[in-house]
RNA sequence: AACUUAUCCAGAGUGGUCGAGGGACUCGGGCCCGAUGACACCACAGCAACCGGUUGGCGGCACAACACGCCGUUGAACUUGGUGCUAACUCCCGCCUGUUGGAAAAAAACAACAGGGAAGAUAAGAA
Repeated sequence: AACUUAUCCAGAGUGGUCGAGGGACUCGGGCCCGAUGACACCACAGCAACCGGUUGGCGGCACAACACGCCGUUGAACUUGGUGCUAACUCCCGCCUGUUGGAAAAAAACAACAGGGAAGAUAAGAA
């Protein structure tokens, strides 16, 4: 890299270094960030609760019984650990379907909205 599952309209920034592009990717159309220094990197701080941990609830095992203990589960609380994240919905669109408008013949371009897909990101897992 490829595979499986879950999530992706919430949340959370300061300082330092660098110096010209950046917003995943090939491309295209928009829109935005950026010499008032973006992006990236480093430090610290924070967010979140995927994994782990602690506590609680519930259930089971065990016991004569209770407690302790062990196991499982959970829509609860917390966070010293492992990741991740800290402009904009994954910045938006591109493919498919539907609805409405276009349309007071029919149809198309086109527009708005809804659903899905593709691609991607992150976590956990499997190999």
Molecule: SAM riboswitch aptamer (S box leader)
Organism: Phycisphaerales bacterium